[in-house]
Predicted 3D model of a 106-nucleotide RNA (SAM riboswitch aptamer (S box leader)).
RNA sequence: GCCUUAUCAAGAGUGGUGGAGGGAAUGGGCCCUGCGAAACCCGGCAACCAUUAGCUAAUGCUAAGAGGUGCUAAGUCCCACAGAAUUUUAUUCUGAAAGAUGAGGG
Numbered sequence: 001g002c003c004u005u006a007u008c009a010a011g012a013g014u015g016g017u018g019g020a021g022g023g024a025a026u027g028g029g030c031c032c033u034g035c036g037a038a039a040c041c042c043g044g045c046a047a048c049c050a051u052u053a054g055c056u057a058a059u060g061c062u063a064a065g066a067g068g069u070g071c072u073a074a075g076u077c078c079c080a081c082a083g084a085a086u087u088u089u090a091u092u093c094u095g096a097a098a099g100a101u102g103a104g105g106g
Base pairs, nucleotide, nucleotide: 002105003104004103005102006101007100008099013042015041016040017039021032022031023030026080027079028078029077043072044071045070048068049067051064052063053062054061055060076098081095082094083093084092085091086090
């Protein structure tokens, strides 16, 4: 990097190092940031996998949180494609696409 599948409206810092960018990519918008960005460390959140305990006839369900990931501004920050509704050219809703994360596969 490819395929399958589940989830993506909740949750999580007045910490340390660092020193200018960041919000995936393209275009547009809107934001965050020297009252300190990215990154790293620590802390935290969550419960996908594993583990442990309990329950169930059973696929499983519940709980825990010492393991493997992940996450820790804004709905995946919003729009882009299709459809619907209406306050009819802009707003709302639904879905797709794309993306992110986990698990599995060749």
Description:
The sequence was found by an Rfam model in a public genome assembly.